A computed fold for a 485-nucleotide part of an RNA from an uncultured Chloroflexota bacterium, annotated as small-subunit ribosomal RNA, 5' domain.

Context: one part of a larger RNA
C1' cells in the first nucleotide's frame, strides 16, 4: 500500500471503483443499422365511378406497411488477456508500398447491349430452405468510343473510364496529381527464469531466375553452393500480453500492470478463404471437432471474452433499470432513424475525503454501579436541571445550470440548491490494558478451562484465562487474515 475476504458494528453527502476464480456452459430481452433526393414494385386504411348476385367485383385516386435490387457502414466503437519471450511491446531511424469518407489542383461525364431478384404461375420439404417456367427497373452488370500530367515499353507501340438525380440550383460519378489521416513492412538498442537445457538447423543459410504480394524478402518454386546459430547462453524447457505508470522507498533499487490512456493478440476449438480502400471479419460464410437445442427421423439451429441477467466454481464483486437530453458514431441533402459507446439512476462502508451523533452552565460530587484500610474513593459535569442551536434526519414551499439560442429540445428530476416549520429531537462502536506498547483492579477458575505476533501465562492471592467496573486507543468504522514495499 490493496480490484480484497472474514468477525462484530452502522447515520449522510461528494468522487472513484466492484469476478483477481471458470478463455467453464448460457434461459430471456436488447446491443449495427440507414438511405425513397439510386430502382422497380406496392399491402391496409380512406376517396370516387360502373356493375350488379346489396356487399362482394372491377376502374381510377390519395396513401405509403412488410419485402427485394442498390449504395454506404458493418474491418469503428464495445469486451477479453487464453496464447505470445517474439520486431510482440517500448524507442529511435528506415521505405520496396497502399489509404474508403476527407481538402485542393486538372481533365472528363459519349454510345449501345443483355440479364438478375422483387412479382406472377406451378411445385419440393416438418423446418431451415428451396425448385422449374414467364415478366421487369436502377448509382446493379456487360461491351463500344474517347482520354493526359497515368500504367507498361530502351524505343516504336500497346493497354486501360464514368451514372445519373431531382425542387435547376446543387449534390454525385470517373481518371489523374498533390496533401491529410490511417496502415503495411524493415533495421539498431531494451524486454523473466532454468545449463540438474550445449549443441540446434536442410527451405536450413546465400546466389541465379522465375512467380506470388499494395509492397522488399525463402515469402514460394526450380537449379546451384554448403552454409546459418551457439558459452556475449543458441536450441529446448518453465513462467508472462507489453507500455505509459502504479505501491514503497531518503534515494539507488524493489514489487505490480485492477481502473484510465496507447499498442498487440484473440472471439466455442481447429483450420480456410470470399467480399471489400480496409478483415482472413466477436453479434459474416464454408469445412472438422466438441457440446447443446428442435424434428413428422429424412433433415435443420446456436456460440454473453458486448449490456443487464442465469447457473457453476470460489473466500470473494451489482439492475433481466432510464435516456439518446449532452458528448461521440453509422447513414441520410436534410427531417430524422439506429446507438446497452455514453449520460444517468439503482445496489456494496469496497476505497478516500468531508460532516454529523449537539452547545453553554450545572456539586450538596444525586442514586445505581465497582472499589475499599469502611474513613473514605471512582464512575463524575458525566447525569438530573437550566438556557440555547437545528448541520443531519422529516415535513411543507420556491427550484436550477448542464442547451449549442431566431424558435424548440433536460433521461437525470421537482434532483441538487434556498427558504420555512418542528424539535435534543433521528444517530457510535470496536480493539486492547504483561513486556514489545498507551492503558489495572476485584472475583470465578486451579498446569483444568483456556490466551498467545515474539517472549511466554495457567498447578489457590493470575495487573497475561472468563467476568464485571474502571482505563488507553482509533472512530463511521475497528480488529483479523492474506499479498507488496
Nucleotide at each position: 500500500a490493496c480490484g480484497a475476504a472474514c468477525g462484530u458494528u452502522g447515520g449522510c453527502g461528494g468522487c472513484a471503483c466492484g469476478c483477481u476464480u471458470a478463455a467453464c456452459a448460457c434461459a430471456u430481452g436488447c446491443a449495427a443499422g440507414u438511405c425513397g433526393a439510386a430502382c422497380g414494385a406496392g399491402a391496409a386504411a380512406c376517396c370516387c365511378g360502373a356493375g350488379c348476385u346489396u356487399g362482394c367485383u372491377c376502374g381510377g385516386g390519395u396513401g405509403g406497411a412488410c419485402a427485394g435490387u442498390g449504395g454506404c457502414a458493418g474491418a469503428c466503437g464495445g469486451c477479453u488477456u487464453a496464447g505470445u519471450a517474439a520486431c510482440g511491446c517500448g524507442u529511435g531511424g528506415g521505405u520496396a508500398u497502399c489509404u474508403a469518407c476527407c481538402u485542393a489542383g486538372a481533365g472528363g461525364u459519349u454510345u449501345g447491349g443483355a440479364a438478375c431478384a422483387a412479382c406472377u404461375a406451378u411445385u419440393g420439404g416438418a423446418a431451415a430452405c428451396g425448385a422449374u417456367a414467364g415478366c421487369u427497373a436502377a448509382u446493379a452488370c456487360c461491351a463500344g468510343a474517347u482520354a493526359u500530367u497515368c500504367c507498361c515499353u530502351a524505343a516504336g507501340g500497346g493497354g486501360g473510364a464514368a451514372a445519373g438525380a431531382u425542387u435547376u440550383a446543387u449534390c454525385g460519378c470517373c481518371u489523374u496529381u498533390a496533401g491529410a489521416u490511417g496502415a503495411g513492412c524493415c533495421c539498431g538498442c531494451g524486454u523473466c527464469g532454468g545449463a540438474u537445457u550445449a549443441g540446434c538447423u536442410u527451405g536450413u543459410u546465400g546466389g541465379u531466375a522465375g512467380g506470388g504480394u499494395a509492397a522488399a524478402g525463402g515469402c514460394c518454386u526450380a537449379c546451384c553452393a554448403a552454409g546459418g546459430c551457439a558459452a556475449c547462453g543458441a536450441u529446448c524447457u518453465g513462467u508472462a500480453g507489453c507500455u505509459g505508470g502504479u505501491c514503497u522507498g531518503a534515494g539507488a533499487g524493489g514489487a505490480c500492470g485492477a481502473a484510465c490512456a496507447g499498442c498487440c493478440a484473440c472471439a466455442c476449438a481447429g483450420g480456410g478463404a470470399c467480399u471489400g480502400a480496409g478483415a482472413c471479419a466477436c453479434g459474416g460464410c464454408c469445412c472438422u471437432g466438441a457440446c447443446u437445442c428442435c424434428u413428422u427421423a429424412g433433415g435443420g439451429g446456436g456460440g454473453c471474452a458486448g449490456c443487464a441477467g442465469c447457473a457453476a466454481a470460489g473466500a470473494a464483486a451489482u439492475u433481466u433499470g432510464c435516456g439518446c437530453a449532452a458528448u461521440g458514431g453509422a447513414c441520410g441533402a436534410a427531417a430524422g432513424u439506429c446507438u446497452g459507446a455514453c449520460g444517468c439512476a439503482g445496489u456494496a462502508a469496497c476505497g478516500u475525503c468531508g460532516c454529523g451523533u449537539g452547545g453553554g452552565g450545572g456539586a450538596u460530587g444525586a442514586a445505581g454501579g465497582c472499589c475499599u484500610u469502611c474513613g473514605g474513593g471512582u464512575u463524575g459535569u458525566a447525569a438530573a436541571c437550566c438556557c440555547c442551536u437545528u448541520u443531519u434526519a422529516u415535513g411543507a414551499g420556491u427550484g436550477a445550470a448542464g442547451a449549442a439560442g431566431a424558435u424548440c429540445u433536460g433521461a437525470c428530476g421537482g434532483u441538487a440548491a434556498c427558504u420555512c416549520a418542528u424539535g435534543a429531537a433521528u444517530a457510535a462502536g470496536u480493539c486492547a490494558c504483561g513486556g514489545c506498547u498507551a492503558a489495572c483492579u476485584a472475583c470465578g477458575u486451579g498446569c483444568c478451562a483456556g490466551c498467545a505476533g515474539c517472549c511466554g501465562c495457567g498447578g489457590u492471592a493470575a495487573u497475561a484465562c472468563g467476568u464485571a467496573g474502571g482505563u488507553g486507543g482509533c472512530a463511521a468504522a475497528c480488529g483479523u487474515u492474506g499479498u507488496c514495499c

About this RNA
RNAcentral holds the full RNA, with entries from ENA and SILVA.